Overview
The RNA shown here (Fluoride riboswitch aptamer (crcB RNA motif)) has 65 nucleotides and comes from a Candidatus Eiseniibacteriota bacterium. The source organism's lineage runs through Bacteria, Bacteria candidate phyla and Candidatus Eiseniibacteriota. Its mean pLDDT, the model's own confidence on a scale to 100, is 76. It was read from a public genome assembly, where an Rfam model found it.
[in-house]
RNA sequence: CGCCAGCGAGGCGAUGGAGUUCCGCCUACAACCGCCCCUCCGGGGCUGAUGACUCCUACCGUUAC
Numbered sequence: 001c002g003c004c005a006g007c008g009a010g011g012c013g014a015u016g017g018a019g020u021u022c023c024g025c026c027u028a029c030a031a032c033c034g035c036c037c038c039u040c041c042g043g044g045g046c047u048g049a050u051g052a053c054u055c056c057u058a059c060c061g062u063u064a065c
Base pairs, nucleotide, nucleotide: 001008002007003006009027010026011025012024013023016056017055018054019053020052022051034046035045036044037043038042
C1' cells in the first nucleotide's frame, strides 16, 4: 500500500552483485543509517562488502615469477 481483515503485495536490515524450503522489522514524514573513547554543535580510534547461509566481484597484505 491492497483487500475478502488477517492474509497478500512492496520495501528495509552501516560499503557492489546473485541465489536461498532461513530470521527480524516497516507501511511511506516508515523500517534502516555499526561500535568505542574524550575536554562532545567538535575531535580521535576500531570492525564488517552478508541480518543469516552459499557464492561472485572489488579492495588490502604476504610470497613467488